This is a predicted structure of a 74-nucleotide RNA (transfer RNA) from a Bacteroidota bacterium. The source organism's lineage runs through Bacteria, Pseudomonadati and Bacteroidota. It matches the Rfam family "tRNA". The family's RNA type in Rfam is transfer RNA. Model confidence (mean pLDDT): 83 of 100.
[in-house]
């Protein structure tokens, strides 16, 4: 450069054929227990869903373009 695959929470990754509030785990905070810690329960904070367009009554989700990572092939 070509082709294919990602990009969503500090991290690691779900989100089914567009639907009304975007989740889990680990991690952090805070509380419970316990003589104490640890494990282990609870609650809680975290989020421009890579960026900007466009299509819809309505986009993480479709479409067109950039940008970034990885994997193949020149």
């Nucleotide at each position: 450069g070509g082709c294919g695959a990602g990009g969503u929470a500090g991290c690691u990754c779900a989100g089914c054929u567009g639907g009304u509030u975007a989740g889990a785990g680990c991690g952090u905070g805070g509380g419970a227990a316990u003589c104490a810690u640890a494990a282990u329960c609870c609650c809680a904070a975290g989020g421009u869903c890579g960026c900007g367009g466009g299509u819809u009554c309505a986009a993480c989700u479709c479409c067109c373009g950039c940008c970034c990572u990885c994997g193949c092939c020149a």